This is a predicted structure of a 123-nucleotide RNA (Glycine riboswitch aptamer) from Ramlibacter tataouinensis TTB310. RNAcentral records the identical sequence in 2 taxa.
[in-house]
RNA sequence: CGUUUCCUUGCUGGAGAGAGGCCGCCGCGUGCAGCGUGCUGCAAUGCAGGCGGCCCACCGAAGGAGCAAACCCCGUGACGCCACGGGGCGAAUCUCUCAGGUAAAGCGGACAGCAGGGCUCAC
Numbered sequence: 001c002g003u004u005u006c007c008u009u010g011c012u013g014g015a016g017a018g019a020g021g022c023c024g025c026c027g028c029g030u031g032c033a034g035c036g037u038g039c040u041g042c043a044a045u046g047c048a049g050g051c052g053g054c055c056c057a058c059c060g061a062a063g064g065a066g067c068a069a070a071c072c073c074c075g076u077g078a079c080g081c082c083a084c085g086g087g088g089c090g091a092a093u094c095u096c097u098c099a100g101g102u103a104a105a106g107c108g109g110a111c112a113g114c115a116g117g118g119c120u121c122a123c
Base pairs, nucleotide, nucleotide: 002123003122006118007117008116009115010114011113012112013111018056020055021054022053023052024051025050026049027047028046029045030044031042032041033040034039035038057102058101059100063098064096065095066094071088072087073086074085075084076083077082
């Protein structure tokens, strides 16, 4: 200096898996009681309700972790080549499931496309 390889802004697309069980608080109903008649109360009863805790099951696409070849180093085979052994380095939409998530909607979302910006990091 430049990059559609790195960073970043906006827009668009963007999957999977529980409407699980128990408990606590709150909210909203039902029932009963009381009275000041729309409020209060209850070891009552319910809710695809909200939040939280525990348990079981499950998902992989925030993040995190694991590793193949190549390459590098060391040892042995006297050196090189090469072979074997050990170590380092080592990616993913693979693997794990710590974290996260598990009706719809919303949020989030790896990644991709389009339009911009930048040079700290990457090339």

The coordinates come from a structure-prediction model, not an experiment, and the mean pLDDT is 78. NCBI's taxonomy places the organism under Bacteria, Pseudomonadati, Burkholderiales, Comamonadaceae, Ramlibacter tataouinensis.